The prediction has a mean pLDDT of 80. Predicted 3D model of a 75-nucleotide RNA (transfer RNA) from Parcubacteria group bacterium CG2_30_48_51. Rfam family: tRNA. It is annotated as a transfer RNA. Gene Ontology term of the family: triplet codon-amino acid adaptor activity. The sequence is in RNAcentral, with records from ENA. RNAcentral records the identical sequence in 6 taxa.

[in-house]
RNA sequence: GCCGGGAUAGCUCAGUGGUAGAGCAACGGUUUUGUAAACCGUGGGUCGCAGGUUCAAAUCCUGUUCCCGGCUCCA
Numbered sequence: 001g002c003c004g005g006g007a008u009a010g011c012u013c014a015g016u017g018g019u020a021g022a023g024c025a026a027c028g029g030u031u032u033u034g035u036a037a038a039c040c041g042u043g044g045g046u047c048g049c050a051g052g053u054u055c056a057a058a059u060c061c062u063g064u065u066c067c068c069g070g071c072u073c074c075a
Base pairs, nucleotide, nucleotide: 001071002070003069004068005067006066007065010024011023012022013021018055026042027041028040029039030038048064049063050062051061052060
């Protein structure tokens, strides 16, 4: 330098054009003498960033930042 994968909730991840979700964690409640467990519920997000396409973008296109892997590196 080139190619591929990834970036979404505190963490691990799903979601391939039509309301952003799950598990765990946190918080509240029920239960218990109490704790844990179990069950019920609540909050938490500019989808890395900037543009473009579209009635509509996490999703498609372009650029760019960071992480991981591979390839190449002449005279």